[in-house]
Molecule: small-subunit ribosomal RNA
Organism: metagenome
């Protein structure tokens, strides 16, 4: 510090997710030791049991129990104080400890104030402590009660209680006075009057006095007591500032705000009360609702911030719930009291008791949180003179890996790289120096021994120097020493990317994983397991929560044209901001000084535990607040000025600016009249409609409403909405010129107010045209639409509402600054005057810099700055629900959540696509010729059938295709019969000599079984007989075999777009980038062919050429070919001699290149025409198929991964099937006839094939064919034409056309023609008379037509396929349309790419939410009723020790009664927040449901 994820790819916006740190944690798995910390976050739920606050005998009367002493009748009694129960009394119990329910507040934090206050114990100072009195508990006696507890009588003490005295000082009143302060006032000194205190205990002494002989007075020491002053400490109260969310909470308030009198308090104050006044708070957020203890700090973060408030520390609040006071220095009191409520317990039913949010502990809740431990040794606290006692504060131990820190589980050597595991290309690799093994070490744990610090006080003594003595819970712990021995001590998570780490097997969209993206549908590095690897390590993962990353709420530090986001527009209030100059002030600001910012924490430096964590000391820091002094630049405030901002005045000027009134012509419609006579109108085409009752058309006249052609312009005006005939009246604004006046008067603007298109609403008018709804006609599968004919609201006017729009420049307003060019509008000045120059205001276009994700913006900013306002924070849910508010209504404004998704989006790029555009090509159409589709047959396919009809191929690009030959074989299918190391192959082991091999009878359909008989071979050693080996055979084991599956695991090959002209690269340049450029453009071509231009320059694969055939010539060669000339011969023939001229053969060469001429063209490329030439503009044909597309085809041609099978899915055999047949389709053949059929005669090819063969002549047969066989291993021999031509006949018919079908008789091949071959002869003689919709081929030696050959092959179902030649046409105006393709461009929501994408209803399932007659609960108000305890007030007739008394009584007190207030409760009535609810509403999600086709292309009606 970033990364993953939207796309085919890119940039941006934007959300989601991850890596980090942290935790009072929990869960899973694992677990050796120690130190330091830490441990109910939930039920402020309920609590058994024990402990947590006592102490003082030196305050008091005393002695229950124990000790000691004495006595004893052995029951007990007496004494003592060194010890003390209970009691009186004092102090403490208000601290310490717990918890966070409540509290949004002076509660807390921070800084001040108190002239408005208190403070026990402590310290310092001053002064006192005299003299009396009356009670009471304990105790005793009696009594009530179950108990708790209570009553009566008797007696007693005090540092308990109460008078009196005294009063330095104190308090109150009055008088006079100084200082301080300024709201009342405070402080000090003086005078007068008045009020008001006390308590004693203990130790020592023995001069004087007294004595009950104990002692006391007295003296002294000490601890107390009282009054006052001051301090210290701790508090009370008040104030400034700070302190969460909600405005879908906007108004709140009657003790409320203030005053006066009174009361109350330690003290101010409506704190309380009576009266008076009517205030107080609030947009700088009152009130209300929700949530919450606050802080130092802690976590995170670079910081600013954000989160948090466990442990430690400060403050607050609370103590079962609510209320209340008492005591006290202090409480409205956790372990006190009273009352009320709930709950629990005891009970004799009458009544009582209780409060763990102290420490342990229990139940409960919960994912979850410890021992009913030991000690006061230390620190601290209470009491005490002290010893000491108490102390669940505290210090320790225990439990928990809960956290942090430290240590260990060994170290070194060790290669046959062991075994085993795993993988493997079978070679090996890896685990892995890892282990074994050798040599060492000794931490921790274990055993034995030694054994602390923490201790200071205190007490005693003292010559005050000191000395002596005592105390340890932890703990026999830490630490140290010794011993033995590698011995007792490693797991967890992960390994697709992010993110370090990979293989095998299993599984097969199953089981499962997953933080995000996403894995899994038979080869899963993503599931499970294993091996290996990576990370961390006594831990490791997961989950929750927080911050970070997130600049994703942006103060630091974001945005708003199109991504979310500018208010529809103006006026203007509060607020914010504000020109120039001078002076003053000092609030902001800056500086200095001081105070404070507790300690702890963080940081730095030291030190102590072996280190570290931890602890201690010192420093720094605590970014803050306050006070005082100072500065005066800036902001602010005050004052004075100024003119440039702003405004005014004067003079001009433009304009659909606004309102009202009047007027005008054109057009539509309607009415009247004339002419006229059959249609009009409307559409893609029609129809509805109108018209002989006279329409449309046309002429004349009239009515009425609405809108204003041309001018008219990217022109003008207005704040926006908006404004368009002319005239008049009223009226707003802008601009220009002058520089006269005012003197900052300004900008923006939350709320507020006004305006605000269209549609709509209310009322009244008006209504020509147009026109929602509606009616009709069409279209259509439907057509509640688009089109047509009608037509009502409405559109118009008046008055009033509504308040919204893509109200858009999708761009808030103002000011300033930052190159220009060129239009247009308006004003002014100059001028050489229709022009030009300059200045100003508007409005457009293009563009510097700059900005921007890009598109683009660019002085009219989206640039650079300042000021103010509005708005945004992922998509959906949703501008919805609820609430509020406005509206007559429709509805508007404000405006969520649950739930759900991993995206939604912007701009640009490359493609693809379009019922977008442009250019171009192709037998693509058109122009022609011939076909298919109809018939019969052949063949293939589908379907059906079947035991099987084997399999594959399926639009073009499957269907006479694989198959260039299914009777058996082929053959993969079916039925049946056999075999199981097998029909063929390899290896290992063992065996085998009449062995291997051949194989007769017999069985069988065959395979096979069966075995008579016959009968071998090679190599080595070497003693020639053996031994060993090879081949063969037998057995066993590995393994074979498979046309079984997967062409979507593959190789190879092939089809197709397409022989279309395209597809790319390097460097450069442009762009943030994907990419672009080049390859686009202007021409041209068959062509990305070439030329020109150009930020491109080059290059590659394609095109073309090079290759083959063919067309001309030539050279060479001359047999098997040829025969011109010469010779010979024949019935005839190159038959022979001879020859190689010609033809031909087959090798080479030449030839054609737009080379030449001319015209056009940019002078180019190139094109048109011409000459020459066998051939002319790639001469004709072939071979040749770029990058790629279709998961195209093929596992059945071959090869091959994986899977499956192994007495079978292998293999052998016989028979059957692949040849079936109602039917449908494709491809063909033959025809339908006279351009023909038949008969007779005559002629001309090319290319091939041939010894398992082609076969001549000859003979036989009507023929297929047969007999026989010359010749030929081939330019030698053989197989070979038909159409055509000549002649004859047929004469338009189902025929002398056509030949299917069937019958009979034959031939050939073959082991075998029944299923199921071909051919021949005779007979038979079907359909068919040119073929619907539709559709195919072909542009020249082509179509058409005619025959010939070959492969396969025994034969053949071949009419197929591949070739060959013969005869030999027609037509092309042209590119509108159909199909396909190429280039450019445009739109796109497509990218699996239009066979795309995608919307809504309905149906089903499920989830959350809204409404709902109601039902039910919480909470907060408010009216009334009742009213405990208690303070206060009143009364106090009853009771009453201290004091007074005149002895009667009084003062005072108590009980009791009563009033105000008031908790809980009751009863009404409201608000608010939930829960639930028949039914209902929409929304989200879901697999391949239904209906349509709305949107994306002109999406087919933008």
């Nucleotide at each position: 510090a970033g990364a993953g994820u939207u796309u085919g790819a890119u940039c941006c916006u934007g959300g989601c997710u991850c890596a980090g740190a942290a935790u009072g944690a929990a869960c899973g798995c694992u677990g050796g030791c120690g130190g330091c910390g830490u441990g109910c976050c939930u039920a402020a739920c309920a609590c058994a049991u024990g402990c947590a606050a006592g102490u003082u005998g030196a305050g008091c009367g005393g002695u229950a129990a124990g000790g000691c002493c004495c006595c004893u009748u052995c029951g007990g009694g007496g004494g003592u104080a060194c010890a003390c129960g209970a009691g009186c009394a004092g102090c403490g119990a208000a601290c310490g400890g717990g918890u966070g329910a409540g509290u949004a507040u002076c509660g807390c934090g921070u800084g001040g104030g108190u002239a408005a206050c208190c403070u026990a114990c402590c310290c310092a100072g001053a002064g006192g402590u005299g003299g009396g009195g009356g009670a009471u508990a304990g105790c005793c006696u009696c009594u009530g009660g179950a108990a708790a507890c209570c009553g009566a009588g008797g007696g007693u003490a005090a540092u308990a209680c109460c008078g009196c005295a005294u009063g330095a000082g104190u308090c109150c009143u009055c008088g006079a006075u100084g200082a301080c302060a300024c709201a009342a006032g405070u402080c000090g000194a003086c005078g007068a009057g008045g009020g008001g205190a006390a308590a004693g205990g203990c130790g020592g002494g023995g001069c004087u006095c007294c004595u009950u002989c104990g002692g006391g007075a007295c003296c002294u020491g000490u601890c107390g007591c009282c009054u006052c002053u001051g301090g210290a400490u701790g508090g009370g109260c008040c104030c400034g500032c700070g302190u969460c969310c909600g405005a879908u909470u906007a108004g709140c308030u009657a003790g409320u705000u203030g005053g006066u009198g009174g009361g109350g308090u330690a003290a101010u104050g409506g704190c309380c009360u009576a009266c008076c006044a009517a205030g107080g708070c609030a947009g700088c957020g009152a009130u209300c609702g929700g949530u919450a203890g606050c802080c130092g700090g802690c976590c995170u973060g670079a910081g600013a911030g954000g989160g948090u408030g466990a442990a430690c520390g400060g403050c607050c609040a609370c103590a079962u719930u609510g209320g209340g006071a008492c005591u006290g220095a202090g409480a409205c009191a956790c372990g006190g009291c009273c009352c009320a409520g709930a709950c629990u317990c005891c009970u004799a039913c009458g009544g009582g008791a209780g409060g763990c949010a102290g420490c342990a502990g229990u139940g409960g809740g919960g994912a979850a949180u410890u021992c009913u431990g030991g000690g006061c040794a230390a620190u601290g606290g209470g009491c005490g003179a002290a010893a000491g006692c108490c102390u669940g504060a505290c210090g320790c131990a225990g439990c928990g890996a809960c956290g942090c820190c430290g240590c260990g589980u060994g170290g070194a050597g060790g290669a046959u790289g062991a075994a085993g595991g795993c993988c493997u290309u079978c070679g090996g690799g890896u685990u892995g120096u890892a282990a074994a093994c050798u040599c060492c070490u000794g931490u921790c744990a274990g055993a034995g021994g030694u054994g602390a610090a923490g201790a200071a006080u205190g007490c005693c003594c003292u010559u005050c120097g000191g000395g002596g003595u005592u105390u340890g819970a932890c703990g026999g712990u830490a630490a140290c020493c010794u011993c033995a021995g590698a011995g007792g001590a490693a797991g967890c998570c992960c390994c697709g990317g992010c993110u370090a780490a990979c293989u095998a097997c299993g599984u097969g969209c199953c089981a499962g994983c997953a933080g995000c993206c996403g894995c899994g549908g038979u080869a899963a590095u993503a599931c499970g397991u294993a091996g290996g690897g990576g990370g961390c390590g006594a831990a490791c993962g997961u989950u929750g929560c927080u911050c970070g990353g997130a600049a994703u709420u942006a103060c630091u530090g974001g945005g708003c044209g199109u991504a979310a986001a500018g208010g529809g527009c103006g006026c203007g209030u509060a607020g914010g901001u504000g020109g120039c100059u001078g002076a003053g002030c000092a609030a902001g600001u800056c500086g200095a000084u001081g105070a404070u910012g507790a300690a702890a924490u963080c940081c730095c430096g030291a030190g102590g535990c072996u280190c570290a964590c931890c602890c201690u000391c010192g420093g720094a820091a605590c970014u803050g607040u306050c006070a005082u002094c100072g500065a005066a630049a800036c902001u602010g405030c005050u004052c004075a000025g100024u003119u440039u901002g702003a405004g005014g005045a004067a003079g001009g000027u433009u304009g659909a600016g606004g309102a009202a009134a009047a007027c005008g012509g054109a057009a539509u419609u309607c009415c009247c009249g004339g002419u006229g006579g059959a249609g009009c109108g409307g559409u893609g085409a029609a129809a509805u409609g109108c018209g002989u009752a006279g329409a449309u058309a046309u002429c004349g006249g009239g009515a009425g409403g609405a809108a204003c052609a041309c001018c008219u312009g990217a022109g003008g005006c207005g704040a926006a909405g908006g404004c368009g005939g002319u005239u008049u009246u009223c009226u707003g604004g802008g601009c220009c010129u002058u520089u006269c006046c005012u003197g900052a008067c300004a900008c923006u603007g939350a709320g507020g107010c006004a305006c605000g298109a269209a549609a709509g609403c209310u009322a009244g008018g008006g209504g020509a045209g147009c026109a929602a709804a509606c009616g009709g006609g069409a279209u259509u599968a439907g057509a509640u639409a688009c089109c047509c004919c009608g037509g009502u609201a409405g559109u118009c006017c008046u008055a009033g509402c509504c308040g919204u729009a893509a109200a858009c420049g999708a761009u808030g307003g103002g000011c300033a600054c930052u190159a220009g060019a060129u239009g247009u509008u308006u004003c002014c000045a100059c001028u050489u005057a229709u022009a030009g120059u300059g200045g100003g205001g508007g409005u457009g276009u293009c563009g510097a810099a700059g900005c921007a994700a890009a598109c683009g913006c660019g002085u009219u900013a989206a640039g650079u700055g300042c000021c103010c306002c509005g708005c945004c924070u992922g998509g959906g849910g949703a501008g919805u629900a609820c609430g509020g508010u406005c509206g007559c209504a429709g509805g508007g404004c404000u405006g969520a959540a649950a739930c759900u998704c991993a995206a939604a989006g912007g701009a640009a790029u490359u493609g693809a696509c379009g019922g977008g555009g442009g250019c171009c090509c192709g037998c693509a159409c058109a122009a022609g010729c011939g076909g298919u589709g109809g018939a019969g047959c052949a063949u293939g396919u589908g379907g059906u059938u079947u035991a099987a009809u084997u399999c594959g191929a399926c639009g073009c690009a499957a269907c006479g295709c694989g198959a260039a030959a299914a009777a058996c074989c082929u053959u993969a299918c079916c039925u049946g019969g056999g075999c199981u190391u097998g029909a063929a192959c390899u290896g290992u082991u063992g065996g085998u000599a009449g062995u291997a091999g051949u194989g007769a009878a017999c069985u069988g359909a065959a395979a096979a079984g069966g075995g008579a008989a016959c009968g071998a071979u090679c190599c080595u050693g070497c003693u020639u007989g053996c031994a060993g080996g090879a081949a063969g055979c037998c057995a066993a084991c590995a393994g074979a075999g498979g046309u079984g599956c997967u062409g979507c695991a593959u190789g190879g090959c092939u089809g197709u777009c397409g022989u279309c002209a395209g597809c790319u690269c390097g460097u450069g340049u442009c762009g943030u980038g994907a990419g672009a450029u080049g390859u686009u453009g202007g021409g041209u071509u068959a062509a990305g062919u070439c030329c020109c231009g150009c930020a491109a320059c080059g290059a590659g694969c394609g095109c073309a050429g090079c290759c083959c055939c063919u067309g001309c010539a030539u050279u060479u060669a001359g047999u098997u070919g040829c025969c011109a000339g010469c010779g010979a011969g024949u019935a005839a023939u190159g038959u022979c001699g001879g020859g190689c001229a010609c033809u031909c053969u087959a090798a080479g060469u030449g030839g054609a290149c737009u080379g030449c001429c001319u015209c056009g063209g940019a002078u180019a490329a190139c094109g048109g025409g011409g000459a020459g030439g066998a051939a002319g503009g790639u001469g004709g044909g072939g071979a040749u198929g770029a990058c790629g597309u279709c998961a195209a085809g093929u596992c059945a041609g071959c090869a091959u991964g994986g899977c499956c099978u192994u007495u079978a899915u292998g293999u052998c055999c016989a028979g059957g099937g692949c040849u079936a047949c109602a039917c449908a389709c494709g491809u063909g053949c033959u025809a339908c006839a006279a351009u023909g059929g038949u008969c007779a005669g005559a002629a001309c090819a090319g290319a091939g094939g041939g010894u398992c063969g082609c076969a001549a002549g000859a003979c036989c047969g009507u023929g297929a064919g047969g007999u026989g066989g010359a010749g030929c291993u081939a330019a030698u021999c053989c197989c070979c034409a038909a159409a055509u031509c000549u002649g004859a006949u047929c004469u338009c018919a189902g025929u002398u056309c056509g030949g299917a079908u069937c019958g009979c008789a034959g031939g050939c091949u073959g082991c075998a023609a029944u299923u199921c071959g071909c051919c021949u002869g005779c007979g038979u003689g079907a359909a068919g008379u040119u073929g619907g919709a539709a559709u195919c081929g072909c542009u020249a030696g082509u179509a058409a037509u005619c025959g010939c050959g070959g492969a396969u092959c025994a034969g053949c179902a071949a009419u197929g396929c591949c070739g060959c030649g013969g005869u030999g046409a027609a037509u092309a105006c042209g590119u509108u349309c159909u199909c396909g393709g190429g280039c450019c461009u445009u739109g796109u929501a497509c990218a699996c790419a239009c066979c795309g994408c995608c919307c809504g209803u309905c149906a089903c399932a499920u989830c959350a939410c809204g409404a709902a007659g109601g039902u039910u609960g919480g909470u907060c108000g408010u009216g009334c009723c009742c009213g405990a305890a208690g303070u206060c007030g009143c009364u106090g007739u009853g009771c009453u020790a201290a004091c007074c008394u005149u002895u009667g009584g009084g003062a005072g007190g108590c009980a009791a009664g009563u009033g105000c207030c008031u908790a809980a409760g009751g009863u009404g009535u409201g608000g608010u927040c939930g829960a639930u609810g028949a039914u209902u509403g929409g929304g989200g999600u879901g697999a391949a449901g239904u209906c349509g086709u709305a949107a994306c292309a002109a999406g087919g009606u933008a």